[in-house]
RNA sequence: AUCGUUAAAAGGCAAAGCCGCCGCAAGGCGGCGACGCAAAGCCAGCGGCCUCGAGUGGGACGUCCGGAUCGGGCGCUGUAAUUCGAGGUGGCGCGGUUGCCAAU
Numbered sequence: 001a002u003c004g005u006u007a008a009a010a011g012g013c014a015a016a017g018c019c020g021c022c023g024c025a026a027g028g029c030g031g032c033g034a035c036g037c038a039a040a041g042c043c044a045g046c047g048g049c050c051u052c053g054a055g056u057g058g059g060a061c062g063u064c065c066g067g068a069u070c071g072g073g074c075g076c077u078g079u080a081a082u083u084c085g086a087g088g089u090g091g092c093g094c095g096g097u098u099g100c101c102a103a104u
C1' cells in the first nucleotide's frame, strides 16, 4: 500500500407516514420525519417485482343458433394466463464503478 473481518471515533444516508409539486400509473422531486443501512453513494447490463399499452391461445360453466353425441356466436371465470413494446424499482438480487476511519 492492498484485501478481508470486527470494534472505536468523526460523520453520512433516510423507511413508513404527513404536506406540496410532476406523472394515466408504477413511481419521482422538495420539506418535515427516522424503520433501518458499512456503500441504503452512483449506474437499468442480466434476472425478479411493479405500472401502462397492444396482441394471442386453450379449458370449464351458462345461453342462443345449426346440417346436432359435434360445430359456431355471445357471456363469465379474467385488469387471469401468455407474448411483445414502453416505463419504474439501485432500500429485491447479481454485476460495474467511486469512496471515510481503521485498534485487533
Base pairs, nucleotide, nucleotide: 012037013036017032018031019030020029021028022027035091041097042096043095045094046093047092048089049088050087051086052085053084054083055082056081059077061075062074063073064072065071066070
A computed fold for a 104-nucleotide RNA from a Hydrogenophilales bacterium, annotated as c-di-GMP-I riboswitch aptamer. The coordinates come from a structure-prediction model, not an experiment, and the mean pLDDT is 83. The organism belongs to Hydrogenophilales, within Bacteria. It matches the Rfam family "c-di-GMP-I riboswitch aptamer". Rfam's curators write: GEMM was predicted in a large-scale screen for bacterial structured RNA regulatory elements.